[in-house]
RNA sequence: GGGAGCAUGGUGUAAUCGGCAACACUGCGGGUUCCAACCUCGCCGAUCAGGGUUCAAGUCCUUGUGCUCCUG
Numbered sequence: 001g002g003g004a005g006c007a008u009g010g011u012g013u014a015a016u017c018g019g020c021a022a023c024a025c026u027g028c029g030g031g032u033u034c035c036a037a038c039c040u041c042g043c044c045g046a047u048c049a050g051g052g053u054u055c056a057a058g059u060c061c062u063u064g065u066g067c068u069c070c071u072g
Stems, first nucleotide, its partner, number of pairs: 001071007010025004019055001027043005048064005
C1' cells in the first nucleotide's frame, strides 16, 4: 500500500427480509431481617461520529475514527 471483520447502558450479550431497542450483572429505591447477607419488587441507564436512501435505519449506502485479522 491492498483486502476483510467488529463498534449497542458502567459491564457482558440480543434485536427475523428495514417496522415498539430486549435480557442478565452492576448501581439506586422499596419489601423481607434485630442488623447485614441471601431472596424478592421496582427504577435509572445505550445504538462510535458526519452525511445519504426510506413513511420508517442498530440494520442498507457513503466518508471518517478506533480496534482486530489476512496479505504485497
Molecule: transfer RNA
Organism: Pyrinomonadaceae bacterium